[in-house]
Molecule: transfer RNA
Organism: bacterium
RNA sequence: GCGGGUGUCGUAUAGUGGCUAAUAUACCUCUCUUCCAAAGAGGAGAUGGCGGUUCGAUUCCGCUCACCCGCU
Numbered sequence: 001g002c003g004g005g006u007g008u009c010g011u012a013u014a015g016u017g018g019c020u021a022a023u024a025u026a027c028c029u030c031u032c033u034u035c036c037a038a039a040g041a042g043g044a045g046a047u048g049g050c051g052g053u054u055c056g057a058u059u060c061c062g063c064u065c066a067c068c069c070g071c072u
Stems, first nucleotide, its partner, number of pairs: 001071007010025004018055001027043005048064005
């Protein structure tokens, strides 16, 4: 330099053109307990970035960024 793949709450994963974005765990609050742990209830928290297509994009397309793989 060329080609391919992956980017989603702190972390690990789902997801599909109709979003109010799901689950587990972690975090915060409450209940229980003499206290802690465990258990239960509740809460906050995310689609790498910029554009395009579309009535509507996390999903489709282009560019770009980061990481991984291969070729030279």